Predicted 3D model of a 79-nucleotide RNA (c-di-GMP-I-GGC riboswitch aptamer) from a Gammaproteobacteria bacterium.
The sequence was found by an Rfam model in a public genome assembly.
The coordinates come from a structure-prediction model, not an experiment, and the mean pLDDT is 84.
[in-house]
RNA sequence: UUUGAAAAAGGCAAACCCGUCGCGAGGCGGGGACGCAAAGCCACUGGUCUCGCAAUGCGAGAAAGCAGGGUUGCCAAAU
Numbered sequence: 001u002u003u004g005a006a007a008a009a010g011g012c013a014a015a016c017c018c019g020u021c022g023c024g025a026g027g028c029g030g031g032g033a034c035g036c037a038a039a040g041c042c043a044c045u046g047g048u049c050u051c052g053c054a055a056u057g058c059g060a061g062a063a064a065g066c067a068g069g070g071u072u073g074c075c076a077a078a079u
Base pairs, nucleotide, nucleotide: 001078002077003076004075011036012035016031017030018029019028020027021026034065040071041070042069044068045067046066048062049061050060051059052058053057
């Protein structure tokens, strides 16, 4: 630097349930594992979702487990 077939140290945790916060999308904690090689972090681009406003748009928000992009990093293999 490239790659993630195999192996391996360690990690995350969808749906659903309980508690709690929020008008809501959803957040956080616990249980739970469908999956994940960035399912670590950042709303920058497209898209999605929520709330408000007489409004085909504007404002305020949500999600990184929708795709792209940015950035940092574990293990292994190859060079």
Of the family's consensus pairs, 95% are formed in the model. The source organism's lineage runs through Bacteria, Pseudomonadati, Pseudomonadota and Gammaproteobacteria.